[in-house]
């Protein structure tokens, strides 16, 4: 320098061919307990790396950019 892939709540992670952003963990009330673990309910937490662009609509499609693998020069 080229091509490819990744980035989505604190933390891992899913969204079929565009049409409400699930889920587990964690945290934080509650219930059970002499306390506490375990366990049950319940509730906050994301507008998806970053900036545009298409479109009624975009996590998805294009474009650029950035951070990280990977592979070829």
């Nucleotide at each position: 320098g080229a091509u490819c892939g990744u980035g989505u709540g604190g933390c891992c992670a899913a969204a079929u061919a565009g049409a409400u952003a699930a889920g587990g963990u964690g945290u934080c009330c509650g219930a059970c307990u002499u306390c506490g673990a375990a366990u049950c309910g319940g509730a906050a937490g994301a507008u998806u790396g970053u900036g545009g662009g298409u479109u009624c609509g975009a996590g998805u499609c294009c474009c650029a950019u950035u951070a990280u693998g990977a592979u070829c020069g």